[in-house]
RNA sequence: GGGCCGUUAGCUCAGUGGCAGAGCACUUCAUUUGCAAUGAAGGGGUCAGCGGUUCAAAUCCGCUACGGUCCA
Repeated sequence: GGGCCGUUAGCUCAGUGGCAGAGCACUUCAUUUGCAAUGAAGGGGUCAGCGGUUCAAAUCCGCUACGGUCCA
C1' cells in the first nucleotide's frame, strides 16, 4: 500500500428499510436480624464520524477514523 471483517446502553451482543432491544450491571421497592438469592418497577443511546440514495436509514452506497485478520 491492497483485500476482507468489525464499530449499537457501563460490559457482552441482537436488530438486514418503517417504535432502538436482550442478558448482565446500575437505581428504587418488597422479602431478610443483615447480606446474598428471588420478585416488581425504573433510569441510561450522537447506532464511530461526514456525505449521498429514499417519503422514510442502525440497516443501502461512498469517503474518513479506530480495531482485528490476510496478502505484498
Molecule: transfer RNA
Organism: bacterium